Context: one part of a larger RNA
RNA sequence: GGCGAACGGUGGAUGCCUUGGCACCAGGAGCCGAUGAAGGACGUGGGAGGCCGCGAUAGGCCUGGGGGAGCUGUCAACCUAGCUGUGAUCCCAGGGUGUCCGAAUGGGGAAACCUGGCACGAGUCAUGUCGUGUCAUCCACACCUGAAUUCAUAGGGUGUGUGAGGGGAACGCGGGGAAGUGAAACAUCUCAGUACCCGUAGGAAGAGAAAACAACCGUGAUUCCGUGAGUAGUGGCGAGCGAAAGCGGAUCUAGCCUAAACCUUGUGCGUGUGAUAGCUGUCAGGCGUUACGCAUGGGGGGUUGUGGGAUUCUUUGUUGAGGAGCUGAUGAUCCUCUGAGGAGUUACAAAGUUAGAUGUUAGUUGAACGGCGUGGGAAAGCCGACCGUAGAGGGUGAGAGUCCCGUAAACGAAAAUGUCUAGCCUCCUUGAAGAACACCCGAGUAGCAGCGGACCCCUGAAAUCUGCUGUGAAUCUGCCAGGACCACCUGGUAAGGCUGAAUACUUCCUGGUGACCGAUAGCGGACAAGUACCGUGAGGGAAUGGUGAAAAGUACCCCGGGAGGGGAGUGAAAUAGUACCUGAAACCGUUCGCCU
Numbered sequence: 001g002g003c004g005a006a007c008g009g010u011g012g013a014u015g016c017c018u019u020g021g022c023a024c025c026a027g028g029a030g031c032c033g034a035u036g037a038a039g040g041a042c043g044u045g046g047g048a049g050g051c052c053g054c055g056a057u058a059g060g061c062c063u064g065g066g067g068g069a070g071c072u073g074u075c076a077a078c079c080u081a082g083c084u085g086u087g088a089u090c091c092c093a094g095g096g097u098g099u100c101c102g103a104a105u106g107g108g109g110a111a112a113c114c115u116g117g118c119a120c121g122a123g124u125c126a127u128g129u130c131g132u133g134u135c136a137u138c139c140a141c142a143c144c145u146g147a148a149u150u151c152a153u154a155g156g157g158u159g160u161g162u163g164a165g166g167g168g169a170a171c172g173c174g175g176g177g178a179a180g181u182g183a184a185a186c187a188u189c190u191c192a193g194u195a196c197c198c199g200u201a202g203g204a205a206g207a208g209a210a211a212a213c214a215a216c217c218g219u220g221a222u223u224c225c226g227u228g229a230g231u232a233g234u235g236g237c238g239a240g241c242g243a244a245a246g247c248g249g250a251u252c253u254a255g256c257c258u259a260a261a262c263c264u265u266g267u268g269c270g271u272g273u274g275a276u277a278g279c280u281g282u283c284a285g286g287c288g289u290u291a292c293g294c295a296u297g298g299g300g301g302g303u304u305g306u307g308g309g310a311u312u313c314u315u316u317g318u319u320g321a322g323g324a325g326c327u328g329a330u331g332a333u334c335c336u337c338u339g340a341g342g343a344g345u346u347a348c349a350a351a352g353u354u355a356g357a358u359g360u361u362a363g364u365u366g367a368a369c370g371g372c373g374u375g376g377g378a379a380a381g382c383c384g385a386c387c388g389u390a391g392a393g394g395g396u397g398a399g400a401g402u403c404c405c406g407u408a409a410a411c412g413a414a415a416a417u418g419u420c421u422a423g424c425c426u427c428c429u430u431g432a433a434g435a436a437c438a439c440c441c442g443a444g445u446a447g448c449a450g451c452g453g454a455c456c457c458c459u460g461a462a463a464u465c466u467g468c469u470g471u472g473a474a475u476c477u478g479c480c481a482g483g484a485c486c487a488c489c490u491g492g493u494a495a496g497g498c499u500g501a502a503u504a505c506u507u508c509c510u511g512g513u514g515a516c517c518g519a520u521a522g523c524g525g526a527c528a529a530g531u532a533c534c535g536u537g538a539g540g541g542a543a544u545g546g547u548g549a550a551a552a553g554u555a556c557c558c559c560g561g562g563a564g565g566g567g568a569g570u571g572a573a574a575u576a577g578u579a580c581c582u583g584a585a586a587c588c589g590u591u592c593g594c595c596u
Stems, first nucleotide, its partner, number of pairs: 001595009015581001016546002020517002022514007029506002031167002039101003042055003046079002049075003052059001061095006070083003106115003116135007137164002139161007171202001172200005182189001186236001212219002223250005233241002255498003258442001262300010275289001277290001278287002281330005305476001307441003311436006320337005340429005352424010363411003369384004385402002387391001393405003447471008457483001478493005533540002553580001556567004
């Protein structure tokens, strides 16, 4: 020096464990904010700091409810000083306080700072000073004022507003909109209307009551799922892209409101002959510009595709009362109340209030076991019992239905709040048939042309939908669609609007589940975690879990300056000694054996 064995050191693999994660399911909730949010800074405890809580009333204040013996959060002990059956600590509900920054909003500003005006108050001999409140901008409404410029308008001002502003994980809608890639290169194409940016809304959003499909049969708003179907199509006919009708389901006792014609009325402008305008019809009288046209508001009317409505007329119908017009008569009409019927806060109008029921936010009750022996310890073993609408789960010195918390089941709310039901309340309706007439039925629209976009559809025979530019109709004997276009036929009625459910998502709350992970795994994060640290910054971004049942964490003695160790003691165990469960390998040793 090598090999081997034994015993150690180092190291922290492995096994076991889990405070933490991951995924999904069900239910709830689906917004917060100028009454100052989200997020922070700084403070706040008797004793330094971190976390959490709280805000100068600062580990807390008040009220109501629960609960019932200890308490003054945690890392994390120790001491001090206190509170508590006159019910503390703790839990729930409501209220109060709530520094400074932050949309940040009196002005400024390098966030958490600086500095004002006004009103009232405190203080001072007085000034300085202090406290409370208020003062941003935009928008809406009302009013005042008011240029160039006469009226006016612009502008300015005052008041009112729980109007806006900012934040939020995903889901929605809209406006913009790539490239890597694929095509085995690449340009049309694809990726993809994706990523990303912006705007904006809701608990969902969007869509939605046929100018729809279909095919000579019919369906009957929209949305979502399955199928149709990788079909019909489209495509440097390459790569690829890729429907619809129909059928089966989810949901659904979902459909409504306007514009116009016509009547009436307000305002403005223009015109207007003293009687041939006008004053509801007829007759008679009376009045005297009350009228007509245009524009623009209000009320009524009206809403449809076997076309509908308006106007005029005819027929028929409607509980009662009262009233209306320039006067009287007559006939009709209209208005109010009542009766009858219907509906409603989710569209079709819109506020509540009362009662009841049932949830949520604290809680309460909750069955049944003993012995023997082993062991440090019984819940394992053995023996004998019991409960079960409870043998889910967790804990307890090893595997516990009967020890503890729970579990099944049952019960419970002063207060706040959700949902449902009913009443009050609120609103609506009063016609039908026929004839005539040809007044209305959504215009810079439809269509057309040019250039784009969306559709399965890459310009094609290219319909349909849609943007910009130009041009530019018709009103039911009208217009649009049925994939160029025409005819016939069929379906519909554009150019205004609203609309629940079935659908999408999960920051958040509660409960549950797992052939999910188990500390190099699982979230980046089981530990001071978006921390330490890095970066000017945007931003990047860790590592570190385990003594024991219980600290019983080694009194005392010895060596040593200490670190550390040897005894003694604790403990079942100390080779479990805060470098602590197990303790592999590499690596380093000690002893012994063999070899050189």
Molecule: large-subunit ribosomal RNA, domain I
Organism: Actinoplanes italicus